The part of an RNA shown here (small-subunit ribosomal RNA, central domain) has 341 nucleotides and comes from Cycas panzhihuaensis. It matches the Rfam family "Bacterial small subunit ribosomal RNA". The coordinates come from a structure-prediction model, not an experiment, and the mean pLDDT is 88. The organism belongs to Cycas, within Eukaryota.
Context: one part of a larger RNA
RNA sequence: CUGGGCAUAAAGGGCACGUAGGCGGUGGAUCAGGUUGAAAGUGAAAGUUGGCAAGAACUGGCGAGAUGCUUCCGAAACUAAUUCACUUGAGUGAGAUAGGGGGGAGUGGAAUUUUGUGUGUAGGGGUAAAAUCCAGAGAUAUACGAAGGAACACCAAAAGCGAAGGCAACUCUCUGGGUCUUUAUUGACGCUAGGGUGCAAAAGCAUAGGGAGUAAAUAGGAUUAGAUACCCUAGUAGUCUAUGUCAUGAAUGAUGAUUGUUCGUCCCUGGUCUAUGAUCAGGGGCCUAGCUAAUGCGUUAAACACUCCACCUAGGGAGUAUAGUUGCAAGACUAAAACUC
Numbered sequence: 001c002u003g004g005g006c007a008u009a010a011a012g013g014g015c016a017c018g019u020a021g022g023c024g025g026u027g028g029a030u031c032a033g034g035u036u037g038a039a040a041g042u043g044a045a046a047g048u049u050g051g052c053a054a055g056a057a058c059u060g061g062c063g064a065g066a067u068g069c070u071u072c073c074g075a076a077a078c079u080a081a082u083u084c085a086c087u088u089g090a091g092u093g094a095g096a097u098a099g100g101g102g103g104g105a106g107u108g109g110a111a112u113u114u115u116g117u118g119u120g121u122a123g124g125g126g127u128a129a130a131a132u133c134c135a136g137a138g139a140u141a142u143a144c145g146a147a148g149g150a151a152c153a154c155c156a157a158a159a160g161c162g163a164a165g166g167c168a169a170c171u172c173u174c175u176g177g178g179u180c181u182u183u184a185u186u187g188a189c190g191c192u193a194g195g196g197u198g199c200a201a202a203a204g205c206a207u208a209g210g211g212a213g214u215a216a217a218u219a220g221g222a223u224u225a226g227a228u229a230c231c232c233u234a235g236u237a238g239u240c241u242a243u244g245u246c247a248u249g250a251a252u253g254a255u256g257a258u259u260g261u262u263c264g265u266c267c268c269u270g271g272u273c274u275a276u277g278a279u280c281a282g283g284g285g286c287c288u289a290g291c292u293a294a295u296g297c298g299u300u301a302a303a304c305a306c307u308c309c310a311c312c313u314a315g316g317g318a319g320u321a322u323a324g325u326u327g328c329a330a331g332a333c334u335a336a337a338a339c340u341c
Stems, first nucleotide, its partner, number of pairs: 004312002007295002012309001014199004021192003025086006033079002035075003039071004048064003052060001089189001090186003094181004101175007108152001113147007123134002160167002204245006213239002218234004256308002259305003264286010290297002315340002323334004
């Protein structure tokens, strides 16, 4: 490389958009590059093989064979090309509709903390038990005010939305996508996607703000043989906002994307209808056939098939070295070998 694979054994890219490329609906007509048929030429000789040959080798002449290539004449199913049509794929339009989809602005209540004033007096806090800690300079508790930041209880669900990451108080505003129903319209405009571009949790980094709670680091108190921990008291970065950067994750459904085909049954969400039901689109449970090493999957497939892409090839060394690209840095991406078993 081929073959074989990729939920859990090695292996699906974190997700999307999309260029090249690959692949691609239905019916005509034309064409003849591929395809296919006939003929001719060529495919040196030796060699191989057959017979002359019951003379083995050798020699001789005669045949066979030869993956192919060229020329010419045909065929037109498939494929390619050109062209004319079609409507089922795919868009666009119309009428409805659900939603924590996204951006911006404003508003709200509960709670924590701090603070002001009043009441009030000796403890409070914390733990398995304690201590550090707070408190007669009046704490804790309690009542009424004030400030400030962050998060939005109940509703809440196997629910919803989003390509993924993710998204939840309320209102306004801007905005993306989906679904259903009618059928109006375009007429294959499609699928996938190397390279590329964009998005991408948390943590981290840069600058400027902000800082209630929480909390790496750090300090103290305990525990312990020790305790650089688990527990407690404090506590800084961070967590929040804006603008950049980083590009990783058990980025998981450990399951790439599209399309078609294939028993049933029970729920949930959103449409439509002639509505105890039917039918679309999604979310779940159990199961038939089939598949699987088994677990299990099972119309949301891991079944049966086509197309395209990514990836795997014993363990360690190692996702490391070197080199390149990238980044402010931390790092990231691409990615070996010796050696060893």